[in-house]
Model confidence (mean pLDDT): 79 of 100. Purine riboswitch aptamer from Peribacillus cavernae, 103 nucleotides, folded computationally.
RNA sequence: AUAAUCUUAAAUAUUAUUACUCGUAUAUCCUCGAUAAUAUGGUCUGAGUGUCUCAGCCUGGUUCCCUUGAAAGAACCGGACUACGAGUUAAAGUCUUUGGCUG
Numbered sequence: 001a002u003a004a005u006c007u008u009a010a011a012u013a014u015u016a017u018u019a020c021u022c023g024u025a026u027a028u029c030c031u032c033g034a035u036a037a038u039a040u041g042g043u044c045u046g047a048g049u050g051u052c053u054c055a056g057c058c059u060g061g062u063u064c065c066c067u068u069g070a071a072a073g074a075a076c077c078g079g080a081c082u083a084c085g086a087g088u089u090a091a092a093g094u095c096u097u098u099g100g101c102u103g
Stems, first nucleotide, its partner, number of pairs: 001017005019088007026056001030048004041066002050057001058079007093101003
């Protein structure tokens, strides 16, 4: 914000959905197989692990590292989605202060 219910109607309240925010989960993580390249490179994939948990498991950047007849990358900084729980028209100000006005 919308819809429904109660109600003569409205308001209030409740429920549901949506938006925003916070919290938990998962670290958009880790492991193995296979595959491709080689400092103008560092790829493409399959499976598993992870959660009282479904889905997803990618992407942008920076630095390092590998002196190449090669096989292996590392660290860091950003970006969500999904599940569940909770909160919601604030603060300051002001008044006639169980609240109202304003914002």

Its Rfam family is "Purine riboswitch aptamer". A reference for the family is Reining et al. (2013), "Three-state mechanism couples ligand and temperature sensing in riboswitches", Nature. About the family: Riboswitches are metabolite binding domains within certain messenger RNAs that serve as precision sensors for their corresponding targets. Allosteric rearrangement of mRNA structure is mediated by ligand binding, and this results in modulation of gene expression. A class of riboswitches that selectively recognises guanine and becomes saturated at concentrations as low as 5 nM. In Bacillus subtilis, this mRNA motif is located on at least five separate transcriptional units that together encode 17 genes that are mostly involved in purine transport and purine nucleotide biosynthesis. It has also been shown that some members of this family are specific for adenine instead.